[in-house]
Context: one part of a larger RNA
RNA sequence: CUGGGCGUAAAGCGUGCGCAGACGGUUUGGUAGGUCUUAUGCGAAAUCCGGUGGCUCAACCACCUGGACUGUAUGAGAAACCCCCUGACUUGAGGUAGGUAGAGGUACAUGGAAUUUCUGGUGUAGGAGUGACAUCCGUAGAUAUCAGAAGGAACACCAAUGGCGAAGGCAGUGUACUGGGCCUUACCUGACGUUCAGGCACGAAAGCGUGGGGAGCAAACAGGAUUAGAUACCCUGGUAGUCCACGCCGUAAACGAUGAUCACUAGUAAUGUGAGGUUUCGACCCCUUGCGUUACGAAGCUAACGCGUUAAGUGAUCCGCCUGGGGAGUACGAACGCAAGUUUAAAACUC
Numbered sequence: 001c002u003g004g005g006c007g008u009a010a011a012g013c014g015u016g017c018g019c020a021g022a023c024g025g026u027u028u029g030g031u032a033g034g035u036c037u038u039a040u041g042c043g044a045a046a047u048c049c050g051g052u053g054g055c056u057c058a059a060c061c062a063c064c065u066g067g068a069c070u071g072u073a074u075g076a077g078a079a080a081c082c083c084c085c086u087g088a089c090u091u092g093a094g095g096u097a098g099g100u101a102g103a104g105g106u107a108c109a110u111g112g113a114a115u116u117u118c119u120g121g122u123g124u125a126g127g128a129g130u131g132a133c134a135u136c137c138g139u140a141g142a143u144a145u146c147a148g149a150a151g152g153a154a155c156a157c158c159a160a161u162g163g164c165g166a167a168g169g170c171a172g173u174g175u176a177c178u179g180g181g182c183c184u185u186a187c188c189u190g191a192c193g194u195u196c197a198g199g200c201a202c203g204a205a206a207g208c209g210u211g212g213g214g215a216g217c218a219a220a221c222a223g224g225a226u227u228a229g230a231u232a233c234c235c236u237g238g239u240a241g242u243c244c245a246c247g248c249c250g251u252a253a254a255c256g257a258u259g260a261u262c263a264c265u266a267g268u269a270a271u272g273u274g275a276g277g278u279u280u281c282g283a284c285c286c287c288u289u290g291c292g293u294u295a296c297g298a299a300g301c302u303a304a305c306g307c308g309u310u311a312a313g314u315g316a317u318c319c320g321c322c323u324g325g326g327g328a329g330u331a332c333g334a335a336c337g338c339a340a341g342u343u344u345a346a347a348a349c350u351c
Base pairs, nucleotide, nucleotide: 004322005321006320007305008304012319014202015201016200017199021195022194023193025089026088027087029085030084033082034081035078036077037076038075039074040073041072042071048067049066050064051063052062053061054060092192093189094188095187096186097184098183099182100181104178105177106176107175108174109173110172111155116150117149118148119147120146121145122144126137127136163170164169207248208247209246210245211244212243216242217241221237222236223235224234259318260317261316262315263314264313267296268295269294270293271292272291273290274289275288276287277286300307301306324351325350326349333344334343335342336341
């Protein structure tokens, strides 16, 4: 070097962009680095293989115009494939034009319902809460009800097995700016591609820093219950936090527990969104064809469960990762961080 794997047994980086590297469409001509053929030289001896012989055999030893030593150098040649140079192509990729759906993103503005608090009116003895109580609120007028005001947060119905986004994630309404996708036909560029160690960017919640904000909810905390106890579950309160701006953190069962890209391999049904056709006054339905999202299933795969054109099927390229359990995602070191900690990552010992 060579092997087997990664949905659930150990194993897909949380996600993307991308340098180096690896791999790479059809075709013309050239070169001859790789590759192949041939010739010659070298490839010491020992060793190894073959043969012959010697120790009674063997191990061992000796001998041979023998072989091997998978190699290397030089010359001659081949040109299919790979590299390189060169010209061309359009199917991969990208662009232009015309359409199209969407909670994709950022900023600003704005709306109604509800909760809470405050003010005023009506009104009187309860209210709240629980399995049942109690703590708690209320004659200093609560709860209920009407009117008004303030403030914060979240957006009922529509709503979906629905949509968008690389992932995290995204939902009242309007406006501005802005990213990506998909479809149709024609044209343009002409392999510009795929993947990606390092690197860079994004990255829920919680947490941290500074300054705001604070309605509801609510770690911590206090009280009341329950209980043998109850540092809980239940109840009454309640601070961080949850919200905003800016800056950190960089982790999750970051899950489809399934890396990205390409090609091929029965169908059926539903649904979102394009295009074309049929029909119609117009539409629906129906048919064909793209791109998504689901359910079930041929073949095949799988230890089974199950997967099954959105593969876990059949192949190709590139990256990541695994190698018994515990010790341990720990110690040490290093890098990053304000900290919390994160990333990288052992061993002794033990079964």